[in-house]
RNA sequence: GACGAACGCUGGCGGCAGGCUUAACACCUGCAAGUCGCACGAGAACGUUCUGGCUUUGCCAGGACAAGUGCCGUGGCGGAGCGGUGCGUAUCGAGUACAUAACCUGCCGUCCGGCACGGGACAAUCACAGGAAGCCUUGGCUAAUACCACAUGUCGAUUGGGCCCGCGCAUGGGGACCAAAUGAAACCCGUGCGGCGCCAUUGGUAUGGCUCUGCAUUGGAUUAUCUCUGUGGUGAGGCAUCGGCUCAGCAACGAUACGAUCCUGGUCUGGUCUGAUAAGACGAUCAGCCGCGGUGGAAAUGAGACCCAGACUCCACUCGUACGGGACGCAGCGGAGGGGAGUCUUGCGGGGUGGGGUCAGCCCUGAUGCUGCCAUGCGGCGUGGAAGAACACACUCGUGUGGGGCGUCCUUUCCUUUUCUGAAAAACCAAACUCCUGUAGGUGCGUGGCGCGACCGUAGGACUAGAGUAAGGACUCGGUUAACGCCAUGCCCCCCGCCACUGUAGAAGGGACGGUGCUUGCCUUGACUCGAAGCGCUGGGUGGAUGUGGUGGUCAGGCGGCGCAUCAAGUCUGAUGUGAAACCCCAUGGCUCAACCAUGGACGUGCAUUCUAAACUGUCUGCUCUUGAGUCCAGGAUAGGCUGUCUGAAUUCUGUGGUGUAGCGGUGAAAUGCGUACAUAUCACGAGGAACACCCGAAGCCAAAGCGGGCAGCUGGACGGGUAGUGACGCUCAGGCACGAAAGCGUGCGGAGCAAACAGGAUUAGAUACAGUGGUAGUUCACGCGGUAAUCGAUGAACGCUCGCAGUUGCCCUGCUCAAGGGGCAGUGGAUAAGCUAACGCGUUAAGCGUUCCACAUGGGGAGUACGAUCGCAAGGUUGUAACUCAAAGGAAUUGACGGGGGCCCGCACAAGCGGUGGAGCAUGUGGCUCACUUGGAUGCAACGUGAAGAACAUUACAUAGGCUUGAACGGUAGAGGACCGCUCAGGAAUGGGUGCUUCCCGUGUGGGGUUUGUAGCGAGGUAUUGCAUGGUAGUGGUCAGCUGUUGUCGUGAGAUGUUGGGUUAAGUCCCGCAACGUGCGUAACCCAGGGCGAUCGUUACCAUUGGGUAGUGCCGGGGAAUCUAGGGAAAUUGCGUGCGCAAGCAGGGAGGAAGGUGGGGAAGACGUCAAGUCAUCAUGGUCCUUAAGCGUCGGGAUGCACACGUGUUACAAUGGCCGGUACAAGGGGUAGCCACCUGGCGAGAGUGAGCGAAUCCGAGAAAACCUGUCCCAGUUAGGAUCGGAGUGGGCAAGUGUACUCCAUGAAGCAGGAAUAGGUAGUAAUCGCGGAUCAGCAAUGAUGCGGUGAAUCCGUUCCCGGGCGUUGUACACCCCGCCAGUCAAGCCAUGGAAGGUGAGAACACCCGAAGUCCGUGAAUCAACUCGGGCCUCGCGUUGGAGAGAGAGCGGCCGAAGGUGAGUUCAGUGACUGGGGCU
Repeated sequence: GACGAACGCUGGCGGCAGGCUUAACACCUGCAAGUCGCACGAGAACGUUCUGGCUUUGCCAGGACAAGUGCCGUGGCGGAGCGGUGCGUAUCGAGUACAUAACCUGCCGUCCGGCACGGGACAAUCACAGGAAGCCUUGGCUAAUACCACAUGUCGAUUGGGCCCGCGCAUGGGGACCAAAUGAAACCCGUGCGGCGCCAUUGGUAUGGCUCUGCAUUGGAUUAUCUCUGUGGUGAGGCAUCGGCUCAGCAACGAUACGAUCCUGGUCUGGUCUGAUAAGACGAUCAGCCGCGGUGGAAAUGAGACCCAGACUCCACUCGUACGGGACGCAGCGGAGGGGAGUCUUGCGGGGUGGGGUCAGCCCUGAUGCUGCCAUGCGGCGUGGAAGAACACACUCGUGUGGGGCGUCCUUUCCUUUUCUGAAAAACCAAACUCCUGUAGGUGCGUGGCGCGACCGUAGGACUAGAGUAAGGACUCGGUUAACGCCAUGCCCCCCGCCACUGUAGAAGGGACGGUGCUUGCCUUGACUCGAAGCGCUGGGUGGAUGUGGUGGUCAGGCGGCGCAUCAAGUCUGAUGUGAAACCCCAUGGCUCAACCAUGGACGUGCAUUCUAAACUGUCUGCUCUUGAGUCCAGGAUAGGCUGUCUGAAUUCUGUGGUGUAGCGGUGAAAUGCGUACAUAUCACGAGGAACACCCGAAGCCAAAGCGGGCAGCUGGACGGGUAGUGACGCUCAGGCACGAAAGCGUGCGGAGCAAACAGGAUUAGAUACAGUGGUAGUUCACGCGGUAAUCGAUGAACGCUCGCAGUUGCCCUGCUCAAGGGGCAGUGGAUAAGCUAACGCGUUAAGCGUUCCACAUGGGGAGUACGAUCGCAAGGUUGUAACUCAAAGGAAUUGACGGGGGCCCGCACAAGCGGUGGAGCAUGUGGCUCACUUGGAUGCAACGUGAAGAACAUUACAUAGGCUUGAACGGUAGAGGACCGCUCAGGAAUGGGUGCUUCCCGUGUGGGGUUUGUAGCGAGGUAUUGCAUGGUAGUGGUCAGCUGUUGUCGUGAGAUGUUGGGUUAAGUCCCGCAACGUGCGUAACCCAGGGCGAUCGUUACCAUUGGGUAGUGCCGGGGAAUCUAGGGAAAUUGCGUGCGCAAGCAGGGAGGAAGGUGGGGAAGACGUCAAGUCAUCAUGGUCCUUAAGCGUCGGGAUGCACACGUGUUACAAUGGCCGGUACAAGGGGUAGCCACCUGGCGAGAGUGAGCGAAUCCGAGAAAACCUGUCCCAGUUAGGAUCGGAGUGGGCAAGUGUACUCCAUGAAGCAGGAAUAGGUAGUAAUCGCGGAUCAGCAAUGAUGCGGUGAAUCCGUUCCCGGGCGUUGUACACCCCGCCAGUCAAGCCAUGGAAGGUGAGAACACCCGAAGUCCGUGAAUCAACUCGGGCCUCGCGUUGGAGAGAGAGCGGCCGAAGGUGAGUUCAGUGACUGGGGCU
């Protein structure tokens, strides 16, 4: 786009069309084919009238008349048409074009000639009889356009005879003539002319039909052979006609790979829908042909049938029956049932158009014309139009207590009346036939007249009233696709054509508001075409994505070199015929338009006939040519093939002999194994089998598979060179044929080594493997089979054309010879141009450009499986589905990530060295457990002495108990009070009650301010939830060296280049090179502190010189030198020298310097990653709570303890502990503070109290170290947990649950398993000191300070982590990835299967209806022929013979049925096989 549609929702009008696609399923009832009296017999009833009789409103009987009206029958025509349907049918049909010289044709019209004379019957009817019915028997009468015989014979046909054709298409056709025999007829109407009918005949491109032929006409080869009257001939029969159509002999043919036969599905066509075309799908309505009429068979009649509403018969169904027998066929129109998603009125008429009958009137017609139902479709119209103030609403502007502008709706006013309502009036479609009349004319022509309407009182017109009757209905709003937000829900409910959506912020599910498209329709479903170049003729492909057969040669087939001629089959051009109408297209016209209809034109790409042309193809035509192809000559090369024979090295030997002794062998390491019966090793000899090192080479040969020692024989092909000669002999090939690695199979030899299976020993979690020891088939040979491989260049064969470069093999030419070199042909490899390709790549050996032929593929899986067929000894091979299932599978390339891939490099990464952790006690954190609660967060590195730089209360978020509700804190507003504070009661406290005292500051003042309590009403509050809604912040990789735009270039693109390469560096640091050039964020530097120097400043710091003073002290005056303080400055940049290097830069025990190569340290952390952490620092969206999840209070808990882990500390001692003595720091802190001195206390501390808001005073004694002494290797004079007692401090409070002091107690632990963290120099180790938090303290933590002060770094193989190139990838959630198979469970479809069921076709036999044909033929029979008897002598009567008819019987054929053996197909089946999905 379109539909004979259907479903859902909705529905105003009329027009035109359409309406069982399914059950060719079975049908009640009505109708659908009759008509003719001008062919004929017969004649009831009604009407009018007359007569008679009688029982006189009248009845009965008879006659006549008119209409020949109606019933019955004979006869004629029609019933073979119209209408319905699509079962069957792949050809017996249909389409198209032919043929008939093998045909028929009623009615109609035309030409010509006729219709003479006879005969005997049968219906109806009448009278009987039978039957339930359908129906039917017997007897008698009768007519015809019914039937029969005969005459005539234009004429027809048959036979015979000769003749003609300026007939043809082979058989042949046509015409006239002669002879013989033979063959016809019907009348009726009418006054008449005449009309109708009949017989014979002519002819009609007449009408209709039969038959034949060419072409084209569905799928299947998992259907390859079919046929026996089948093919042909002769003869006969039959037919309208040809013909094996049928029959009797004869022959051995016929069809088929260009698809027979068989199976499946199926009417065909004009046309319809789609499509740019080609074409694909369909075959409703309309039209043409065909077939069919419940299934099957067979005939009669007739011009025509093997007959839808006729006859016979079998079968099945249905109906009636008196059980004896009968009836029926809606796929005619309506209608009902059934089936189904689904398809209408048991209507009107014969007026029109047709049809049948008739002279005609007329009759019949479910054809047809109308009507009804249905939005089924197409097309048309409408559901109103216009104006406008306030209010309202939406939008908008600025001068904003509001105003202006614009728009919309309602209300209002005006207008219109398609449609709708009512009443009145009212069509066209109609022309004729018939009848009358004129004319010569009864069909023509002219005139006149009569009557006729189903639709229909319909269409249309005029009138009346009035916006009054009619659209808020449907679908849709993530993309495709026009149209977006809210609420609720929370991977639920759902939605979905595809992609996909939904897990608490859904434009996608549901709802409402709004919007969009279409509109009396809209949407969904179904099926068709297009898009789809996605079966590709137009118009595609096969190296890899599906796809070249393993190879060769070859029949059929397809294609084929150059020149000339011929013909005209293909081809081209013209003409003629046909290609039905309708339809499509164009034009015009008619319905108001349109749909629709009418007229005309054009088209119909085809077929047939015919006239030309001759370039190309072709010619079972002819003649040439040499280039393709093949032959010949003499060559060289060759692992080409087959056969025979021979050698050497090596292996092995339960072969022999010698030497010789304890091991050999094997492996990562071993063991099995061999060996004192003498192995291995070694020497000599022997046996046997198999394979041929070096040469050996991107060398050679072969069709492929394949071929490798030497020699000999036989044999093939290719190549280079050359002469002659053939003259297109060629190329490719379905099928068939041949060859075809390895393994395998059969038979027979052989068997050294190797070695499936197998065995022992190992490895391992296991090890039916890898490695090892043995070992059988096999490997070898001969003859057969098999026929597959990643049989690969993943690339079919042949031919031609298309730039170059450098190798190599064979041959030839040249190079005077050799050689190098150069050239040619044929092979074989490499890197490339153009071109091609999706890219990779190919590239004269094409995957380029062309030609020819063959093969193959059409999403993945199922599956190269099943079934079938075929081959094979088997194993198996070849051919080769489907159901079901998925939305992908696949190719090439890109970026990353990863790799028990490779290269380069770095890091306390390893290594080297030092001291540790893991073991013990304790501290602290976490998990787990427990609990009313043990609040919560952090969980590999990157949680666990973490947030927490201080949990007894508070903190506190938890739990219990008991309280408050505008609230504990805070900000406004309004109003009230006067506080604050003190005392007291209840209570665990919060809190509640009572009570006392009373008034603050400013201001002249109205007043203002402050403070406090409670009231009202606003705001509150939440450590509740979501860190996966967020901001901010900090962690990590990582101080690793990376990350990234612009412009340009390359690539179809993703992307690449730059950023890679060669060096160098701590560094993407720098240099060189380069289709890149330049930039940014990182690195470095700039910043801070410390290190040497000089200038400046000198108090509280310092004191060299100088003066004073003390028990003593820079104590004092002074000083500004040194130290120090703290601001600023200079200094280091590979600058200089040497060596190396192009440079960058590197090296050294260089010089100088306080410092030397980023001097050491800190701060500073790129693009991004981990949905990493944090809503409990803070902020914040959404959600949630609001007499509570908010806010107070007391006490409790977070410190709980079987256990596990992390981080620390103290130790295990003599490099030590203890006692005593004596030295040397830095950096910080101090007024709710640091606290000197002094007094008393063993001590923690206490008392008193000077100084200091600090370079001034204080804490403050540094400790290790050093010097004496002591201990003497032990669970100790080491260790210091635990426990008892007594105290001190701070605090409201120390029981859970603080720190310290003194006395006493004196545990584990004797150096720590597997494993594991740290640091490269002022570092590790060790020693003390300080402050932060803080009333106190859990601090052994964390953070700073200084003192003493090492060892080691060979080096980058390995472990871990990282960086840059490269490589592979089936990964991209990125290896913690992906993923194969088995097993287990559920579901689904399917194969096999003992069997069992149903259906189909064909075969054999039996039975054999109806019926045609053949034979026979009783009884019987009018017509014609012959001849006889009788008499009334006739058109008489009677019997006989012939001819003919004839029931029945028999025979051939024959439907249905039965039996049998096979076969095909489809369901089913215990059990069983694999497959798919989850």